Record summary:
The prediction has a mean pLDDT of 83. The RNA shown here (transfer RNA) has 84 nucleotides and comes from a Candidatus Jorgensenbacteria bacterium. Its Rfam family is "tRNA". The RNAcentral record of the sequence draws on ENA.
RNA sequence: GCCCGGGUGGCGGAAUUGGCAUACGCGUAGCACUCAAAAUGCUAUGACCGCAAGGUCUUGUGGGUUCAAGUCCCACCCCGGGCA
Numbered sequence: 001g002c003c004c005g006g007g008u009g010g011c012g013g014a015a016u017u018g019g020c021a022u023a024c025g026c027g028u029a030g031c032a033c034u035c036a037a038a039a040u041g042c043u044a045u046g047a048c049c050g051c052a053a054g055g056u057c058u059u060g061u062g063g064g065u066u067c068a069a070g071u072c073c074c075a076c077c078c079c080g081g082g083c084a
Stems, first nucleotide, its partner, number of pairs: 001083007010026003019067001027045006046057004060076005
């Protein structure tokens, strides 16, 4: 230099043929149980703003296509593999 795969909440990791982003697990918080704890169970949990209702933003970065993009297209950055 060329080719292939990948980058999604705090972490791992899903998201069917473009149609509810963050399922599920871990972690964390609250509660129950306990003399107390561990274990277990229940509930909540992307971020920001807000007393709340609600609003805004978000899939490596920046653009494009589309009514609609994590998904398709272009450029770039980063990680892994292959070829030379």